[in-house]
RNA sequence: GCCCAUGUAGCUCAGCUGGUAGAGCAGAGCAUUCGUAAUGCUAAGAUCGCUGGUUCGAAUCCAGCCAUGGGCU
Numbered sequence: 001g002c003c004c005a006u007g008u009a010g011c012u013c014a015g016c017u018g019g020u021a022g023a024g025c026a027g028a029g030c031a032u033u034c035g036u037a038a039u040g041c042u043a044a045g046a047u048c049g050c051u052g053g054u055u056c057g058a059a060u061c062c063a064g065c066c067a068u069g070g071g072c073u
Base pairs, nucleotide, nucleotide: 001072002071003070004069005068006067007066010025011024012023013022019056028042029041030040031039049065050064051063052062053061
């Protein structure tokens, strides 16, 4: 230098074919307990790596860039 994959909540990951983003764990509150843990319930938490484009509408499609990993020379 070229090619491929990945980038979504604090962490690990879903989200197929475009229609206003979910789960588990962690953290918070409450219940339970003499108390702790465990368990149950509740609420919160992500402008989807960045910038543009297409579209009525983009996490999703297109282009460029960035980061990480892998491959080729």